A computed fold for a 333-nucleotide part of an RNA from a Saprospiraceae bacterium, annotated as large-subunit ribosomal RNA, domain IV. The full RNA is in RNAcentral, with records from ENA. Its mean pLDDT, the model's own confidence on a scale to 100, is 85.

Context: one part of a larger RNA
RNA sequence: UCGUGGUUAAGGAACUAGGCAAAAUGGUCUCGUAACUUCGGGAGAAGAGACGCUCCGUUUUACAAUGGAGCCGCAGUGAAGAGGCCCAGGCGACUGUUUAGCAAAAACACAGGACUCUGCAAACUCGUAAGAUGAAGUAUAGGGUCUGACACCUGCCCGGUGCUGGAAGGUUAAGGAAGGGGGUUAGCACUUCGGUGCAAAGCUCUUGACUGAAGCCCCAGUAAACGGCGGCCGUAACUAUAACGGUCCUAAGGUAGCGAAAUUCCUUGUCGGGUAAGUUCCGACCUGCACGAAUGGUGUAAUGAUCUGGACGCUGUCUCAACCACGAGCCCG
Numbered sequence: 001u002c003g004u005g006g007u008u009a010a011g012g013a014a015c016u017a018g019g020c021a022a023a024a025u026g027g028u029c030u031c032g033u034a035a036c037u038u039c040g041g042g043a044g045a046a047g048a049g050a051c052g053c054u055c056c057g058u059u060u061u062a063c064a065a066u067g068g069a070g071c072c073g074c075a076g077u078g079a080a081g082a083g084g085c086c087c088a089g090g091c092g093a094c095u096g097u098u099u100a101g102c103a104a105a106a107a108c109a110c111a112g113g114a115c116u117c118u119g120c121a122a123a124c125u126c127g128u129a130a131g132a133u134g135a136a137g138u139a140u141a142g143g144g145u146c147u148g149a150c151a152c153c154u155g156c157c158c159g160g161u162g163c164u165g166g167a168a169g170g171u172u173a174a175g176g177a178a179g180g181g182g183g184u185u186a187g188c189a190c191u192u193c194g195g196u197g198c199a200a201a202g203c204u205c206u207u208g209a210c211u212g213a214a215g216c217c218c219c220a221g222u223a224a225a226c227g228g229c230g231g232c233c234g235u236a237a238c239u240a241u242a243a244c245g246g247u248c249c250u251a252a253g254g255u256a257g258c259g260a261a262a263u264u265c266c267u268u269g270u271c272g273g274g275u276a277a278g279u280u281c282c283g284a285c286c287u288g289c290a291c292g293a294a295u296g297g298u299g300u301a302a303u304g305a306u307c308u309g310g311a312c313g314c315u316g317u318c319u320c321a322a323c324c325a326c327g328a329g330c331c332c333g
Base pairs, nucleotide, nucleotide: 001328002327003326004325005324006323007322008321010319011318014317019314027051028050029049030048031047036041038149052071053070054069055068056067057066058065059064084312086310087309088308089307090306091304092303096108097107112147113146114145115144116143117142118141125132126131150299151298152297153296155229156228157227160226161225162222163221164220165219166218169217170216171215175211176210179207180206181205182204183203184202187198188197189196190195230248231247232246233245234244257291258288269285270284271283272282273281
């Protein structure tokens, strides 16, 4: 000096990012027990008291309970086990699951909700295929996607993208194809006999009116599909504000609820509470830079090795350090 363990006057979180660590609580019985609540809980809430030994009696004869009387509460040895509690808020309903080896959570899952596909040789998935799975199931079933108990709810927009349906018109492939053009040459004509011109059928090259499905264009529907949900100006008999009006744009202009929030830049917003003093916290306000309704909104009992604030108790965390025991290292000898 370090590690492990122990003790400490007075104070008691002043420590610190943070009560991290330590201390404290702790058993059994009896009494007693709030808000809130989904009536189950919350709850071991909180809080209070008792607990030894001897003798006698009683009882469902017992290492127990209970009634009465009495005694000790001194000294020594001496283990182990064994909730701190309360108030308030955020998030996730819950029990569960997870980054084997830095993350256990507010992430995942979940019961419940919704949309959508699938009529069975099902859809989806694996496989080139046979085949398998789904399922020895059959729409109260199976697959996919989103949400995430429960309560109250879930507004407006189908213009864009997607999906579903439609089929009149437009566009549109391979293929088919009337016709046209070129090449070739049986034949015909001419010939100076060397050739020249024309040219059917067939074969072949090319062009090609017309025909030709889905798709796309088009027409509808659909947002618990992907998504979206305005601006400017004026106006009330103090001022301020604007229920009201005007105007531009849009597919429609954000409803209920919530709101400086896990979202608020300005910002330590302003007011109130708590403190002597509070960038955090709680309650409000609304000026929402940039909340908002199953990418769910707002609440919510219970719950959590979750995150945040506070109170009591407790303490060497600290004021401020001291000592002891054991072990290790180092220095001196």